[in-house]
RNA sequence: GUGGGUAUAGCUCAGUUGGUAGAGCGCCAGAUUGUGGCUCUGGAGGUCAAGGGUUCGAGACCCUUUACUCACC
Numbered sequence: 001g002u003g004g005g006u007a008u009a010g011c012u013c014a015g016u017u018g019g020u021a022g023a024g025c026g027c028c029a030g031a032u033u034g035u036g037g038c039u040c041u042g043g044a045g046g047u048c049a050a051g052g053g054u055u056c057g058a059g060a061c062c063c064u065u066u067a068c069u070c071a072c073c
Base pairs, nucleotide, nucleotide: 001072002071003070004069005068006067007066010025011024012023013022019056027043028042029041030040031039049065050064051063052062053061
């Protein structure tokens, strides 16, 4: 340089055909326990990498950019 892949909660990842963003672990509070842990219940936490476009409506479609990564040269 050419062509792909990935980017969503603190971490690991789902998100089906465009229609109110989720799980596990972690964190906070409560129940339980003599205390802690385990277990159970509840809660907080999101610019869906960035910018633009399409659409009544975009995490998902289109364009550009950035970071990481794979193959080729």
Molecule: transfer RNA
Organism: uncultured Clostridia bacterium